[in-house]
RNA sequence: GGGCAGUAGUUUAAAGGUAAAAUGACGGUCUCCAAAACUGUUGUUGUUGGUUCGAAUCCAGCCUGCCCCG
Repeated sequence: GGGCAGUAGUUUAAAGGUAAAAUGACGGUCUCCAAAACUGUUGUUGUUGGUUCGAAUCCAGCCUGCCCCG
């Protein structure tokens, strides 16, 4: 110098129009107790700008990680 990625505690969805699932955590039912099962609650777009009626999504800068070239 070039490329890719960043979304919930974790692993990942979401083709410009209400951000979602699994798992985890917490509570409840069941049980002699626990696990399993069922049920409820909880919590999220790396950051700053821009475009747009509307941005996780499009554009630019920055930050972090990985890869390639010299």

Source information
The prediction has a mean pLDDT of 82. A computed fold for a 70-nucleotide RNA from a Saprospiraceae bacterium, annotated as transfer RNA. It matches the Rfam family "tRNA". From the family's description: Transfer RNA (tRNA) molecules are approximately 80 nucleotides in length. The sequence is in RNAcentral, with records from ENA. The source organism's lineage runs through Bacteria, Pseudomonadati, Bacteroidota, Saprospirales and Saprospiraceae.